[in-house]
RNA sequence: GGUAAGGAUAGAGGUGCAAAAACCAUCAGUACUCAUGUGGAGGAGUAUGAGCUCUAGCGAUCCAUGAGGAAAGGGGAAUUUGCCGAAGCGGAGGGAGACUCAUAAACCUGAAGCUGGUGCUGUCAUUUAAUAGAUGCAGGACUGUCAUAUAGGGAACUAUAUGGAGGGCUAUCAAGCGC
Numbered sequence: 001g002g003u004a005a006g007g008a009u010a011g012a013g014g015u016g017c018a019a020a021a022a023c024c025a026u027c028a029g030u031a032c033u034c035a036u037g038u039g040g041a042g043g044a045g046u047a048u049g050a051g052c053u054c055u056a057g058c059g060a061u062c063c064a065u066g067a068g069g070a071a072a073g074g075g076g077a078a079u080u081u082g083c084c085g086a087a088g089c090g091g092a093g094g095g096a097g098a099c100u101c102a103u104a105a106a107c108c109u110g111a112a113g114c115u116g117g118u119g120c121u122g123u124c125a126u127u128u129a130a131u132a133g134a135u136g137c138a139g140g141a142c143u144g145u146c147a148u149a150u151a152g153g154g155a156a157c158u159a160u161a162u163g164g165a166g167g168g169c170u171a172u173c174a175a176g177c178g179c
Stems, first nucleotide, its partner, number of pairs: 002177002007173005014084001016083005023076002032068006042055004046104006087115003093109003116143003120139003124136004145164008
């Protein structure tokens, strides 16, 4: 002096990301409670099966009408805080509790894998109570970064086009490696 999908530290992207209590809309005039009526044998404990318990002819469940009337989950904008694989999707596996057991869902955690970021469009797909939101797919726009080509320039760099992906990019440091 050089070197890479190696290591450490710092950093950039922009309508950038996440979380938090409060607020707002939705959920929903739903669940549920009470009253009245109909009706006449089952009903409840998340779903299904088995058990167990409770409840119901002193009329339950269901249904109708009336009065009252939520919450969780999902979302929005702003603030604050923490950040720049920020984070999102995904969900192998594990955990805990629910009346008991089995399976499943919901809860907590979470491996592999996918996505550079943000808007827009869609009789699209999945999720969802949802026309919200999210993810995927397709199209197109903007943007950061690197590579290549061309043009300009002494250079730094700038413009255009194409392509790549965050395992990226920039800076610094040390070790290793070979010359």